[in-house]
Context: one part of a larger RNA
RNA sequence: UCCUGCGAGUUAUGAUAUGUGGCGAGGUUAAGAGAGUGGAGCCGAAGGGAAACCGAGUCUUAAGAGGGCGAAAGUCGCAUGUUAUAGACGCGAAACCUAGUGAUCUAGGCCUGUCCAGGUUGAAGCUGCAGUAAGAUGCAGUGGAGGACCGAACUCACCGCCGUUGAAAUGUUGGGAGAUGAGAUAGGUUUAGGGGUGAAAAGCCAAUCGAACUAGGAGAUAGCUCGUUCUCUCCGAAAUGCAUUUAGGUGCAGCCUUAAGUUUAAAGAUAUGUGGGGGUAGAGCACUGUAUAACCUAGGGGGCGUAUAGCUUACUGAAGUUAAGCAAACUGCGAAUACCAUAUAUUAAUACUUAGGAGUGAGUCUAUGGAUGACAAGGUCCAUGGACGAGAGGGGAACAACCCAGAACAUCAGCUAAGGUCCCAAAUUAUGUCUAAGUGGGAAAGGAGGUGGAUAUUCACAAACAACCAGGAGGUUGGCUUAGAAGCAGCCAUACCUUUAAAGAGUGCGUAAUAGCUCACUGGUCGAGAGUAUCUGCGCCGAAGAUUUAACGGGGCUAAGACAUAAACCGAAGCUAUGUAACAACAAUGUUGUUGGUAGGAGAGCGUUCUGUAGGCUGUAGAAGGAGAGCUGAAAGGUGAUCUGGAGGUAUCAGAAGUGAGAAUGCAGGA
Numbered sequence: 001u002c003c004u005g006c007g008a009g010u011u012a013u014g015a016u017a018u019g020u021g022g023c024g025a026g027g028u029u030a031a032g033a034g035a036g037u038g039g040a041g042c043c044g045a046a047g048g049g050a051a052a053c054c055g056a057g058u059c060u061u062a063a064g065a066g067g068g069c070g071a072a073a074g075u076c077g078c079a080u081g082u083u084a085u086a087g088a089c090g091c092g093a094a095a096c097c098u099a100g101u102g103a104u105c106u107a108g109g110c111c112u113g114u115c116c117a118g119g120u121u122g123a124a125g126c127u128g129c130a131g132u133a134a135g136a137u138g139c140a141g142u143g144g145a146g147g148a149c150c151g152a153a154c155u156c157a158c159c160g161c162c163g164u165u166g167a168a169a170u171g172u173u174g175g176g177a178g179a180u181g182a183g184a185u186a187g188g189u190u191u192a193g194g195g196g197u198g199a200a201a202a203g204c205c206a207a208u209c210g211a212a213c214u215a216g217g218a219g220a221u222a223g224c225u226c227g228u229u230c231u232c233u234c235c236g237a238a239a240u241g242c243a244u245u246u247a248g249g250u251g252c253a254g255c256c257u258u259a260a261g262u263u264u265a266a267a268g269a270u271a272u273g274u275g276g277g278g279g280u281a282g283a284g285c286a287c288u289g290u291a292u293a294a295c296c297u298a299g300g301g302g303g304c305g306u307a308u309a310g311c312u313u314a315c316u317g318a319a320g321u322u323a324a325g326c327a328a329a330c331u332g333c334g335a336a337u338a339c340c341a342u343a344u345a346u347u348a349a350u351a352c353u354u355a356g357g358a359g360u361g362a363g364u365c366u367a368u369g370g371a372u373g374a375c376a377a378g379g380u381c382c383a384u385g386g387a388c389g390a391g392a393g394g395g396g397a398a399c400a401a402c403c404c405a406g407a408a409c410a411u412c413a414g415c416u417a418a419g420g421u422c423c424c425a426a427a428u429u430a431u432g433u434c435u436a437a438g439u440g441g442g443a444a445a446g447g448a449g450g451u452g453g454a455u456a457u458u459c460a461c462a463a464a465c466a467a468c469c470a471g472g473a474g475g476u477u478g479g480c481u482u483a484g485a486a487g488c489a490g491c492c493a494u495a496c497c498u499u500u501a502a503a504g505a506g507u508g509c510g511u512a513a514u515a516g517c518u519c520a521c522u523g524g525u526c527g528a529g530a531g532u533a534u535c536u537g538c539g540c541c542g543a544a545g546a547u548u549u550a551a552c553g554g555g556g557c558u559a560a561g562a563c564a565u566a567a568a569c570c571g572a573a574g575c576u577a578u579g580u581a582a583c584a585a586c587a588a589u590g591u592u593g594u595u596g597g598u599a600g601g602a603g604a605g606c607g608u609u610c611u612g613u614a615g616g617c618u619g620u621a622g623a624a625g626g627a628g629a630g631c632u633g634a635a636a637g638g639u640g641a642u643c644u645g646g647a648g649g650u651a652u653c654a655g656a657a658g659u660g661a662g663a664a665u666g667c668a669g670g671a
Base pairs, nucleotide, nucleotide: 001671002670003669004668005667006666011086012085013084014083015082016081017080018079019078020077021076022075023074026043027042028041032037047054048053057069058068059067060066089227090226092224096217097216098215099214100213101212107191108190109189110188111187112186113185114184115183116181118150119149120148121146125142126141127140128139129138130137154178155177156176158175159174160173162171193209195205196204197203230605231604232603233602234601235600240253241252242251243250244249254360255359256357257356258355259354260353261352262351268347269346270345271344272343273342274341275340276339282333283331284330288327289326290325292323293322294321295320299316300315301313302312303311304310363388364387365386366385367384368383369382370381371380372379393404394403395402408580409579410578411577413576414575415574419570420569421568422555423554424553428567429566430565431564432563433562434561440557446541447540450538451537452536453535454534455533456532457531458530459529467525468524469523470522471521473498474497475496478492479491480490504519508517509516581595582594583593584592585591586590606660608657609656610655611654612653616650617649618648625644626643627642630639631638632637
């Protein structure tokens, strides 16, 4: 992992609702008894009030008022839904308590024993000699101390490799530490679970220790996780509000379902008209604030001063005026929508009430209006829609939430939607423009003689623009400054003058300063357009990233790109056509409509085991069981030739359940 078998809403007693049956102002028995019985008891038949009490009424109250609660059949079975109490759908804790069992492992203690090759060092003491007044002391020898040294046995476990479904549930191997000691070890004995023991690590107490193990309380509890077994039909949610030692739970409400009713055209929904209130969007600046500029001014600061005065000011400047703004907590204005009421029309199933049963109370993305954040987020929090959730199909390359569209079933029929029509891949042509960037097929500020369109304006055959040839002068090196300053460092003047076709007291380069080159300006050559500005279409640059080309889905495309126009076609489970099924309503042998669906509600069925039917039927002329073509039903299923098997099986209609498996890291067995 697979196969086979087992495996989860049960039972009892109350309550309640529905269905059904008996009897009915009544219904019914319990224990017991055992053919008939037993009437104790329970429910109902009257309520109201705290009560006295009154009574179809009563209470409140001064009340004949008003108001509250009452005045319409129950009861006993059976079945089903739900609920309460019980283990209460199944499995699952970690834990808690009680009684016991453990110190053959290990920790400490006690008793009796055992063990430590060999080598080294050489303490005290002692002896002798030297030495001293005597000592002290020194030297030599002797001696044999030590939690002394080296190192086997023994004990330990510091490092590395290996081992890691091991040879081993802690080892092997090579090194390592201690090795006369707080040493090692054998046998015996002792301490027990909130207890022991501990040179202390919460270590150890039998491969178990921040509280051992065994049995019991016990099916502890689990607002948690997982699982919960046949079919079809009808309807079909929620992820919100309030509260919660509450936030992944629950109660009430909301939304779903089932039954009965209300109302008979009125409540519902939609449209239109009419009547309402509002203070949002927008707008505005009188108010409340905020903020800019100018003018003006009180006041303030500075200066003068004969000093409480007065004068003055290139400082500042409230208020005011003018101009122009800003605001969720500003408003002298003010929509669209929404909401309420009402009238009319349309719809013809909504709406509402009561009762039974729920689930939901983690929502998500998207569009729009907001809050928060950074006018970030596939962010967070609200509001109003949509989709997903619980929704398949077509499109979007792929892609819950985007676009189109809501799948009862069948069809090798048709028409369309979104989106498409060169090939992958169903379906396309035409006309007129634009783009040259593979733009299309990713991006901003900003930049540019890219190119198309439009407008305005200037110059131009009395010759423009560009190019080429020639000139571009004199006073003068203007004045000042300066070492120098001569058109060209800087300052001043520059509508200075003259000669001119024209030529600045000079546009740039250049020199130390001159020089030199050039421009403005003018003439000539040439001969038809040239320049400037604004608006606009499509393009260009700006443009660097991480697994793989990878920013058209690919091929590829100059249209098969973009804009505009026209006519076709393709394209879905949409719509239509034909047939079929189920459900609902109704003018009912038919017509019309409906039939996606999670949680969940409701309905109808299939099959399994046992019991009655059944002393029946069936079976050695072959039961059950196993395999099984075919046939058949809308499904669960039914039937079944034949083979196997070798002795029981059971229709129908009812009844009763240990009644249906693929999932529970399910359990057992097998492979």
Notes: The part of an RNA shown here (large-subunit ribosomal RNA, domain II) has 671 nucleotides and comes from Streptobacillus moniliformis. Rfam family: Bacterial large subunit ribosomal RNA.